[in-house]
RNA sequence: AGAGUUUGAUCAUGGCUCAGGACGAACGCUGGCGGCGUGCUUUAUACAUGCAAGUCGAACGAUGAAGUUACUUCGGUAAUGGAUUAGUGGCGAACGGGUGAGGAACACGUGAAGAAUCUGCCCCUCAUUUUGGGAUAACUUCGGGAAACCGAGGCUAAUACCGAAUAUUGAAACAUAAGUGGCAUCACUGAGUUUUGAAAGUUUUUCGAUGAGGGAUGACUUCGCGGCCUAUCAGCUAGUUGGUGAGGUAACGGCUCACCAAGGCAACGACGGGUAGCCGGCCUGAGAGGGCGAACGGCCACACUGGGACUGAGACACGGCCCAGACUCCUACGGGAGGCAGCAGUGGGGAAUAUUGGACAAUGGGGGCAACCCUGAUCCAGCGACGCCGCGUGUGUGAAGAAGGCCUGCGGGUUGUAAAGCACUUUUAGUGGGGAGGAAAACAAUCGACCUAACACGUCGGGAAUUGACUUAACCCAAAGAAAAAGCACCGGCUAACUCUGUGCCAGCAGCCGCGGUAAUACAGAGGGUGCAAGCGUUAAUCGGAAUUACUGGGCGUAAAGCGUGCGUAGACGGUUGUUUAAGUCGGAUGUGAAAUCCCCGGGCUCAACCUGGGAAUUGCAUUCGAAACUGAACUGCUAGGGUACGGAAGAGGGAAGCGGAAUUUCCGGUGUAGCGGUGAAAUGCGUAGAUAUCGGAAGGAACAUCAGUGGCGAAAGCGGCUUCCUGGUCCAGUACCGACGUUCAGGCACGAAAGCGUGGGGAGCAAACAGGAUUAGAUACCCUGGUAGUCCACGCCAUAAACGAUGAGGACUAGACGUUGGAAGGGUCAGCCUUUCAGUGUCGCAGCUAACGCGAUAAGUCCUCCGCCUGGGGAGUACGGCCGCAAGGUUGAAACUCAAAGGAAUUGACGGGGACCCGCACAAGCGGUGGAGCAUGUGGUUUAAUUCGAUGCAACGCGAAUAACCUUACCUGGUCUUGACAUCCACGGAAUUCUGCAGAGAUGUGGAAGUGCCGCAAGGAACCGUGAGACAGGUGCUGCAUGGCUGUCGUCAGCUCGUGUCGUGAGAUGUUGGGUUAAGUCCCGCAACGAGCGCAACCCUUGUCUUUAGUUGCUACGCAAGAGCACUCUAAAGAGACUGCCGGUGACAAACCGGAGGAAGGUGGGGAUGACGUCAAGUCCUCAUGGCCCUUAUGGGUAGGGCUUCACACGUCAUACAAUGGUGCGUACAGAGGGUUGCCAACCCGCGAGGGGGAGCUAAUCUCUUAAAACGCAUCGUAGUCCGGAUCGUAGUCUGCAACUCGACUACGUGAAGCUGGAAUCGCUAGUAAUCGCGGAUCAGCAUGUCGCGGUGAAUACGUUCCCGGGUCUUGUACACACCGCCCGUCACACCAUGGGAGUGGGUUUUGCCAGAAGCAGUUAGCCUAACCGUAAGGGGGGCGAUUGCCACGGCAGGGUUCAUGACUGGGGU
Repeated sequence: AGAGUUUGAUCAUGGCUCAGGACGAACGCUGGCGGCGUGCUUUAUACAUGCAAGUCGAACGAUGAAGUUACUUCGGUAAUGGAUUAGUGGCGAACGGGUGAGGAACACGUGAAGAAUCUGCCCCUCAUUUUGGGAUAACUUCGGGAAACCGAGGCUAAUACCGAAUAUUGAAACAUAAGUGGCAUCACUGAGUUUUGAAAGUUUUUCGAUGAGGGAUGACUUCGCGGCCUAUCAGCUAGUUGGUGAGGUAACGGCUCACCAAGGCAACGACGGGUAGCCGGCCUGAGAGGGCGAACGGCCACACUGGGACUGAGACACGGCCCAGACUCCUACGGGAGGCAGCAGUGGGGAAUAUUGGACAAUGGGGGCAACCCUGAUCCAGCGACGCCGCGUGUGUGAAGAAGGCCUGCGGGUUGUAAAGCACUUUUAGUGGGGAGGAAAACAAUCGACCUAACACGUCGGGAAUUGACUUAACCCAAAGAAAAAGCACCGGCUAACUCUGUGCCAGCAGCCGCGGUAAUACAGAGGGUGCAAGCGUUAAUCGGAAUUACUGGGCGUAAAGCGUGCGUAGACGGUUGUUUAAGUCGGAUGUGAAAUCCCCGGGCUCAACCUGGGAAUUGCAUUCGAAACUGAACUGCUAGGGUACGGAAGAGGGAAGCGGAAUUUCCGGUGUAGCGGUGAAAUGCGUAGAUAUCGGAAGGAACAUCAGUGGCGAAAGCGGCUUCCUGGUCCAGUACCGACGUUCAGGCACGAAAGCGUGGGGAGCAAACAGGAUUAGAUACCCUGGUAGUCCACGCCAUAAACGAUGAGGACUAGACGUUGGAAGGGUCAGCCUUUCAGUGUCGCAGCUAACGCGAUAAGUCCUCCGCCUGGGGAGUACGGCCGCAAGGUUGAAACUCAAAGGAAUUGACGGGGACCCGCACAAGCGGUGGAGCAUGUGGUUUAAUUCGAUGCAACGCGAAUAACCUUACCUGGUCUUGACAUCCACGGAAUUCUGCAGAGAUGUGGAAGUGCCGCAAGGAACCGUGAGACAGGUGCUGCAUGGCUGUCGUCAGCUCGUGUCGUGAGAUGUUGGGUUAAGUCCCGCAACGAGCGCAACCCUUGUCUUUAGUUGCUACGCAAGAGCACUCUAAAGAGACUGCCGGUGACAAACCGGAGGAAGGUGGGGAUGACGUCAAGUCCUCAUGGCCCUUAUGGGUAGGGCUUCACACGUCAUACAAUGGUGCGUACAGAGGGUUGCCAACCCGCGAGGGGGAGCUAAUCUCUUAAAACGCAUCGUAGUCCGGAUCGUAGUCUGCAACUCGACUACGUGAAGCUGGAAUCGCUAGUAAUCGCGGAUCAGCAUGUCGCGGUGAAUACGUUCCCGGGUCUUGUACACACCGCCCGUCACACCAUGGGAGUGGGUUUUGCCAGAAGCAGUUAGCCUAACCGUAAGGGGGGCGAUUGCCACGGCAGGGUUCAUGACUGGGGU
């Protein structure tokens, strides 16, 4: 510090996700030791049991143990002694400990104030401590009760209670003279009057007690500032705000009350709702920030829930009291008891959090003079890897690179120096021993010194003895022995780490992208590896990355985002000179900012964690002293901003009234006759009752042609005939005046197209809805004929638009060029011409900006000010609530849930019923077919035991198959073999081989006979056959979507790319585009391109002409043969020839095109071979090869028979026909290219014929297949199901073959079906082509209408490129990229999810009115009771009980607000 993910790729926007840190954690797997920390985050849920606050006899009465002494009748008694304890009394119990429910508040933090306050114990100072009295508990007696406990009588004490005296310097009240000080009220000092206090005990030293003053500590009150969310909470408030008086409090105060006034708070967020203990700090972060508030520390609040007071210095009191409520327990049913949010512990809740431990040894607290007692505070221990830190699980050596595992290309590699082995070490754990060393020093007793009058007291020092829960500690020593000690996660990318096996969109994984459908580095296991390590992973929540809320540090033309527009309030910001001030600002000083934490420098535990000393820091607040530039404030000026006046100018700016002509329609009248109208074509409609057309007249409404213009005006919406009236704004020129008066603008107010709404008019045309006619598969549309609201006017609403420049307003600055509108100035050759300038309105463009597109003085540039708005897509501008509206609806405006994207700009392709150009038997022009018939063949389907398999649009279907009777053959049935039909290796036997019998359908089985080979060192060996064992063979079994090779197709289309350079952020572009031209990216020219490669063309073969050479089997000018010859034909080798080379024209002086000459051939002469980058996961595992998988007495091998030849049907491709350009008969003529020894087969003979016999020749320019046919000549048929056509069937044969039944071909005779030129549709062909005619080859025993070749005869047509199909180039649009066979919208059906409405129902919370009123406090008191004081007494004073009034908790009734849950049914939404 970044990375993954939107796309075919790119840039930018934008969300989601990851890597880091951290945790009071939990869960999974695993687990050796120690140190230091830490441990109910949930139910402030309910609690059994034990403990957590007591102490003082030096306050008091009582009790009176042990011991001692005396006496003794030995039983004991008396004295002393004081242990012990309940009670009275004192102090404490308000601390310590727990928890975070409540509380949005002076609760907390920070800084101030108290001249408005209190303070037990503690410290200092001063002064006192006199004298009396009456009760009461304990105790005892009686009584009640189950108990808790209570009642009555009697006795008694005090540091308990009460009276009196004293008090100057005390306090309070009153009225004030004077002085001093301060901070406004005031504070201090101060003469006078009234009231007011004490207590003992003892060892006589103390500890105390009282009054006053001061301090310290603690508490209380007030104020400034600071820190949560929500405006879908906008108004709140009657003790409310203030005053006067009174009461009350420690104290100020509406704190309370009476009266008076009507205030107080709020957009700088009152009131309401939700949430929350606050802080020091902790986590994170570069910081600013964000999150949190466990442990430690400070403050607050609470103690079962609610209320209340008492006592006290202090409480409205966790382990106190009273009342009410809920709950639990005891009960004799009458009544009682209780409060773990103290420490342990239990139940429950929960993912989850410990022992019913030890000790007061230390630190601290309470009581006490003290010893001492108490202390679940605390110190320790136990449990938990919960966290941090440290240590260990061994070290060295060791290659035969062991065995085993895994992988393998079978060679090996890896695990791996790892192990074993050898040599060492012993931390830790375990065992034994040591270790009271450190944590511990006190107190008390004693000695000394100081102080002192003092050998008291007190302080300091020395010093004997004593005190340890932890502790079986720390630490040290010894012996033994590698001995007892390693796991977890991950290994597709992000992200370090790879292979095998299993599985087969299954099982599963997944943080995001995404893996898995038979070769998964992504699932599961294994081997190996990587990371961390006594831990490792996962999950939850948090910060970071995220500049993804942007203060630091973002944006708004098109990605989300400028309010439709203006006016303007608060607010924010604001020109220039000077003076003053000092609020902001800057600097110094002082106080504070607790400690701990963090940081720095040190120290202590062996290190570290941890502990500890010092410093820094604590960015803050307050006070004070300075500075005066800037901002603010006050004042004074100025004129550049802004405004006013005067002079001109343009304009569809607005409102009102009046007027005008053209046109449409309707009505009236005339002329006139059969149609009009409308459309792509029609029809509905109108018209003989006279339309349309045309002429004249009238009515009425609406809109204003031409001018007219990226012209004008207006804030925007918007504004267009002419005239008049009223009226707003703008611009220009120059002078004068005012003197910052400005800009922007949350709320607010106003305007605001069209449609729509209300009331009343108006209504010509147009025209939603509606009706009819068409179109269509349908047509609730587009088209046509009609037609109502509406459109128009007046008044009133509505308040929205792609209200757009998708660009808020204002100001300043920053190159130019060309238009145009309105002014002004100057020039001028006087042209409405030139130059300059101000204000508008446009086009291009530099810099700059931008993701790019683009913007570019009218900015989207560079800056300033203010406002509005945005923060992933969907849900949704929806729901609920509020406000507005008559309604329609508008405005404000969420969430649940869901996705990993959605979106912008640009790029390359592909596509378009987009455009331009071009080509092709693509169309057109022609010729002949297919589709109709029967037949052949292939396919589908069907059938079957099997009908083997593959090929399936073009580019499968006479295709693989250049030949299915057996074989082929892969399929089926039956019967068989198991190292196998075939290959290699081993052992044994036998030559091999030939002939043959029997059984069987055969495979096969079982016999017989013949034969005895070759090499040899004599052991054996080589080939072959048989038997046996195992390695292995074998598979036309699967996967063509694992592959190689081969092939098809676009397409013989003209394209496809690269290097360097340049342009672009980039994908990419350029080149390859453009102008011409070509069959061609063929060539030329131009050009930020210059070159190159694969394609095109050419080189190759063949054919067409000629030459040369060579002539046998070829040829023959010699009559024939022989012979001769090689001129010709021909054969087969080499060459020549054609190149737009020449001429003319066109063209750009080019390339090229057109025409011509010559030539056998002319513009690639004809044909062939030749197929760029790539596409179709195209075809083929059944040609072959091959990975993987599968079968192994079978999915292999061999065998017989059957099947591949089925047959209602459908399709493709041929051949044959339907006839006279023909059929039939007879006769006559002319090819080319091939084949042939298991072969072609002549002559001749036989057969009607297929064919048979025969055997010559030929290994082929020799012989043979081999008579070519159409054609031509003659004859016949005469338009008919025929002398056409030949299917089908019958009979008889021929040939091949082991064998023609299923299932061959051919022959002869007979039979003689459909068919008379074929619907929609569709195929081939541009010249030696189509059409037509025959011939040959391969395969092959036989079988050809197929296929591959060959020649014979031999046409027609092409105007042209509008259209169909395919293709190429450029361009354009795109939401497509699996690329239009794409993408994608909505309803409906099914399932699930969250949510709105909903008659309602249930709960929480809050509020208003009323009822009620426990305990308590305060007031009152006519009833009752009453020790201290007064009084001789009666009685009084004082007190208590009771009663009553006020306040008030719980509770009740009625009505609201708000929120949550639920609800038949229902609405939309998502997946």
This is a predicted structure of a 1471-nucleotide RNA (small-subunit ribosomal RNA) from an uncultured bacterium. Rfam family: Bacterial small subunit ribosomal RNA. The prediction has a mean pLDDT of 82. The RNAcentral record of the sequence draws on ENA.